RNA sequence: GCAGAUGAAGUGUUACGGUAGCACAGAAGACUUCCAAUCUUCGAGCGUGGGUUCGACUCCCAUCAUCUGCA
Numbered sequence: 001g002c003a004g005a006u007g008a009a010g011u012g013u014u015a016c017g018g019u020a021g022c023a024c025a026g027a028a029g030a031c032u033u034c035c036a037a038u039c040u041u042c043g044a045g046c047g048u049g050g051g052u053u054c055g056a057c058u059c060c061c062a063u064c065a066u067c068u069g070c071a
Stems, first nucleotide, its partner, number of pairs: 001070007010024004018054001026042005047063005
């Protein structure tokens, strides 16, 4: 330099173009003499910028980061 893959809560992951869910972690409460465990509730996310579409994590383009291959 060229080609390809992957980017989603703090972490891991589900998601036919139609309200972005789950688990762990975190916070609050209940329970307990206290702690742990358990139960209930809450907060937290689609790499970035455009385009297509009534509607985009999803399709298209560019770009960024990481990884892989070739040279």
Model confidence (mean pLDDT): 82 of 100. The RNA shown here (transfer RNA) has 71 nucleotides and comes from Richelia sp. RM2_1_2. The sequence is in RNAcentral, with records from ENA. It matches the Rfam family "tRNA". From the family's description: Transfer RNA (tRNA) molecules are approximately 80 nucleotides in length.